[in-house]
Molecule: transfer RNA
Organism: uncultured bacterium
RNA sequence: GCGAGAUUAGUUUAGUGGUAAAACGAGUGCUUCCCAAGCAUUAAACGCGGGUUCGAUUCCCGCAUCUCGCA
Numbered sequence: 001g002c003g004a005g006a007u008u009a010g011u012u013u014a015g016u017g018g019u020a021a022a023a024c025g026a027g028u029g030c031u032u033c034c035c036a037a038g039c040a041u042u043a044a045a046c047g048c049g050g051g052u053u054c055g056a057u058u059c060c061c062g063c064a065u066c067u068c069g070c071a
Base pairs, nucleotide, nucleotide: 001070002069003068004067005066006065007064010024011023012022013021018054026042027041028040029039030038047063048062049061050060051059
């Protein structure tokens, strides 16, 4: 330099053109003499910028970061 892939709660992963799911983690409450464990509940996310569309996390283009391959 060329090509391919990935980017979604604090972390690890789902998901799909029509309100984004879960696990672990965090807060609060219950339980306990205390801690841990358990139960209930709450908050928290679609990398950035454009385009298409009634509607984009999803489709298209560019940028950024990371990974892989070729040279």